[in-house]
RNA sequence: GCUUUCAACAUCCCCGUUCUGGCCAGUCCAGAACUGAAAGC
Numbered sequence: 001g002c003u004u005u006c007a008a009c010a011u012c013c014c015c016g017u018u019c020u021g022g023c024c025a026g027u028c029c030a031g032a033a034c035u036g037a038a039a040g041c
Base pairs, nucleotide, nucleotide: 001041002040003039004038005037006036007035016034017033018032019031020030021029022028023026
């Protein structure tokens, strides 16, 4: 550096951050970028 799987970090648990789009307007859904971790190359 690439690929895959993830959110450890959080004043108990859950929740990484930001942006864009959708309508059912939410404790929602989809997408993109970014931060960090693990494994593999």
A computed fold for a 41-nucleotide RNA, annotated as nadA riboswitch. The RNAcentral record of the sequence draws on Rfam, Ribocentre and ZWD. The model forms 100% of the base pairs in the Rfam consensus. Its Rfam family is "nadA riboswitch". For this family Rfam cites "Structural distinctions between NAD+ riboswitch domains 1 and 2 determine differential folding and ligand binding" (Chen et al., Nucleic Acids Res, 2020).